[in-house]
């Protein structure tokens, strides 16, 4: 330096839930709280999941037709505690 996560130590983070708050929503923030986490530190680049009010504005399918409606795609967004990837980092054996 790379790989790795046994026994430990020093510390760290904080799921569900509750309160307040921001958002249309997914969800975010703060406080409490600990299910868990060796990157549960940071980054929405790829895949997945989820949301999509309004606005200029779309495309396909179902619908006899128009409309309504449903659904898929596109667009926009959320999620780093879904996975991959990138960057950084504490401790210590084989």
């Nucleotide at each position: 330096a790379g790989g790795u996560g046994a026994c430990a130590a020093a510390g760290g983070c904080a799921a569900a839930c509750u309160a307040c708050u921001c958002g249309a929503g997914a969800g975010g923030g703060u406080a409490g709280g600990a299910c868990g986490c060796a990157a549960a530190g940071c980054c929405a680049a790829g895949a997945g999941a989820c949301c999509u009010c309004g606005g200029u504005a779309g495309g396909g399918a179902c619908g006899a037709g128009a409309g309504a409606g449903u659904u898929c795609c596109a667009g926009g967004g959320u999620u780093a505690g879904u996975c991959u990837g990138g960057c950084u980092g504490c401790c210590g054996a084989a």